[in-house]
RNA sequence: CUCGCUGGAGAGAGGUCUGCCUCGAGCAGAUCCACCGAAGGGGCAAGCGGUGGCUCGCGCCACUGUCAAUCUCUCAGGUAAAGCGGACAGAGAG
Numbered sequence: 001c002u003c004g005c006u007g008g009a010g011a012g013a014g015g016u017c018u019g020c021c022u023c024g025a026g027c028a029g030a031u032c033c034a035c036c037g038a039a040g041g042g043g044c045a046a047g048c049g050g051u052g053g054c055u056c057g058c059g060c061c062a063c064u065g066u067c068a069a070u071c072u073c074u075c076a077g078g079u080a081a082a083g084c085g086g087a088c089a090g091a092g093a094g
Stems, first nucleotide, its partner, number of pairs: 001094003005090003012033001014032007034079003040075001041073003047066008
């Protein structure tokens, strides 16, 4: 790093319209508002580097490159139970 196993949170059973039919708190699509962060994606710190300026020196200032997350954004995704997904974790195998 990969594979399977196990565990694994959060947030509207939202409104309206249309279609399907098993006429159900069902399924699908569109749209509106409200929310979640743990698929994915975006952003940033210290540090390190570069350029320029200041200083006798130690160092300082500005710009810039690199730069993490469970932080943050909410694009994507998600919001009854079930199911699917799920960062991450455990033991196992390769």